The prediction has a mean pLDDT of 78. Glycine riboswitch aptamer from Oceanicaulis alexandrii, 91 nucleotides, folded computationally. It matches the Rfam family "Glycine riboswitch aptamer". Rfam describes the family as follows. This family represents the bacterial glycine riboswitch.
RNA sequence: AGGUCACUUGCGGGAGAGACCGGCCGAAGACGCCGGCGCCGAAGGCGCAACCGCCCCGGAAACGCUCAGGCUAACGGACCGCAAGCCUAAG
Numbered sequence: 001a002g003g004u005c006a007c008u009u010g011c012g013g014g015a016g017a018g019a020c021c022g023g024c025c026g027a028a029g030a031c032g033c034c035g036g037c038g039c040c041g042a043a044g045g046c047g048c049a050a051c052c053g054c055c056c057c058g059g060a061a062a063c064g065c066u067c068a069g070g071c072u073a074a075c076g077g078a079c080c081g082c083a084a085g086c087c088u089a090a091g
Stems, first nucleotide, its partner, number of pairs: 001088003007085007018037001020036005038071003044067001045065003051059002
């Protein structure tokens, strides 16, 4: 100086859905624990497969499920952007 966002780190952005009901402990919880009903999809997981791949193997969604997770804020958060790491080249 160029390349890249696959991966790692940092920063920024980032949706949805009951501050539900009953019980327990306690000075105190709309926030702890136990139970119940309802709901959400964008951690993770599982399923379908347009597509990629000559074939096999394999890969593959923000679709589907809701096991897990979540349902004020905060935290988290798929994903996106920037920077650095990184790769290439020259000195």